[in-house]
């Protein structure tokens, strides 16, 4: 950097350094000198990988897969606002809804 699959209306903040930006992009709307980004420390959330149990299924066994539930020592991730809202297409008088794109995160692969 690219590809595949899964998830994205839940949840969870204090301190230090720093000193004006940040919320991916564009538009909007927000956050920010009562201190933005970034870095560090200490917490927390969650349960993708991990791990344990049960049920079911496949294979002759070892084993593997699916579903449900539990755990949180390890690898990540996250800790304003639904991915903050919209963007493209469709339905609808409208409010709005559905799908997609893009993005984020994880796991696997090139």
């Nucleotide at each position: 950097u690219c590809c595949u699959c899964a998830u994205c209306c839940a949840g969870a903040g204090g301190g230090g350094u720093g000193g004006a930006g940040g919320g991916a992009u564009c538009g909007g709307c927000c956050c920010g000198a009562u201190g933005a980004a970034a870095c560090c420390c200490c917490g927390g959330c969650a349960a993708c990988c991990a791990u344990c149990a049960a049920a079911c299924a496949a294979c002759g066994c070892u084993u593997u897969g699916u579903u449900u539930g539990g755990u949180a020592u390890g690898g990540u991730g996250c800790u304003a606002a639904c991915u903050c809202c919209g963007a493209c297409a469709g339905a609808g008088c409208a409010a709005u809804c559905u799908g997609g794109a893009a993005g984020a995160u994880g796991a696997g692969g090139g």